[in-house]
RNA sequence: GGGCGAUUAGUUAAAUGGUAUAAUAGACGUCUCCAAAACGUCGGUUGGGGGUUCGAUUCCCUCAUCGCCCG
Numbered sequence: 001g002g003g004c005g006a007u008u009a010g011u012u013a014a015a016u017g018g019u020a021u022a023a024u025a026g027a028c029g030u031c032u033c034c035a036a037a038a039c040g041u042c043g044g045u046u047g048g049g050g051g052u053u054c055g056a057u058u059c060c061c062u063c064a065u066c067g068c069c070c071g
Stems, first nucleotide, its partner, number of pairs: 001070007010024004018054001026042005047063005
């Protein structure tokens, strides 16, 4: 220099253009003499910016970070 992949909750991961989900961690509550466990509730500008579309996590462009391959 060229190519490919990844980026979603604190963490690990789902989501075939149509209300963003689960587990876990955390906070609060119920239960208990207390605690643990169990159960319930809460939490996201989907890495930044722009475009297409009635509508974008999803398609396109660009930038950033990380990883891999070629030279």

The RNA shown here (transfer RNA) has 71 nucleotides and comes from an uncultured bacterium.
It was read from a public genome assembly.
Rfam family: tRNA. Rfam describes the family as follows. Transfer RNA (tRNA) molecules are approximately 80 nucleotides in length. By type it is a transfer RNA.
The coordinates come from a structure-prediction model, not an experiment, and the mean pLDDT is 81.